Fluoride riboswitch aptamer (crcB RNA motif) from a Bacteroidales bacterium, 67 nucleotides, folded computationally. It was read from a public genome assembly, where an Rfam model found it.
[in-house]
RNA sequence: UUGCACUGGGGCAAUGAAGUCUGCCAUUAACCGCCAUUUAUAACUGGCUGAUGACUUCUACCAUAAA
Numbered sequence: 001u002u003g004c005a006c007u008g009g010g011g012c013a014a015u016g017a018a019g020u021c022u023g024c025c026a027u028u029a030a031c032c033g034c035c036a037u038u039u040a041u042a043a044c045u046g047g048c049u050g051a052u053g054a055c056u057u058c059u060a061c062c063a064u065a066a067a
Base pairs, nucleotide, nucleotide: 010025011024012023013022016058017057018056019055020054021053033048034047035046036045
C1' cells in the first nucleotide's frame, strides 16, 4: 500500500422530534426542491408543493366544518 474476513460504529436523504424500514456516502463524500425568464449549469425576477426517502405518532403552521 492492496485484498479478504470478522467486529464496533458515524454521517446524509429541500423546514422540527421519536420509532421502524429502505437507500446513499466514507469527509476532496453522500445531501443542499421544482417551473418559467436567460446564450448559460451563474446572477436576478416571478410562480408552486411539502414538517416523511416511506410508514406511524407528536409538535408548529395553514384551510374548512361542528361543539
About this RNA: Its mean pLDDT, the model's own confidence on a scale to 100, is 75. Lineage of the source: Bacteria > Pseudomonadati > Bacteroidota > Bacteroidia > Bacteroidales.